Description:
c-di-GMP-I riboswitch aptamer from Candidatus Desulfolinea nitratireducens, 87 nucleotides, folded computationally. Its Rfam family is "c-di-GMP-I riboswitch aptamer". About the family: GEMM was predicted in a large-scale screen for bacterial structured RNA regulatory elements. Of the family's consensus pairs, 100% are formed in the model.
RNA sequence: CAUCGAUAAUGGCAAACCUGUUGAAAGGCAGGGACGCAAAGCUAUGGGUCUAAAUCCUUCUCCGGAUAUGAUCGCCAAGCCGCCGAA
Numbered sequence: 001c002a003u004c005g006a007u008a009a010u011g012g013c014a015a016a017c018c019u020g021u022u023g024a025a026a027g028g029c030a031g032g033g034a035c036g037c038a039a040a041g042c043u044a045u046g047g048g049u050c051u052a053a054a055u056c057c058u059u060c061u062c063c064g065g066a067u068a069u070g071a072u073c074g075c076c077a078a079g080c081c082g083c084c085g086a087a
Base pairs, nucleotide, nucleotide: 004085005084012037013036017032018031019030020029021028022027035074041080042079043078045077046076047075048072049071050070055066056065057064
């Protein structure tokens, strides 16, 4: 240095749930709260998943169907960056 990852050290993040707020929704944000996490740090590039406002199809209308341009990095890859050092 690389791989690797302790019942080590120093710090970090924060699931469910609750409250507020935002959004059409999925979801986001803030506070509380900890299930977990060695990248649970960053980037939606590929796949997956969630949602369906607008649009399109059907229809007299409603209903229904399709669709990401919305979301998720705490689903998996990929890229970038990074703390510590036992075996």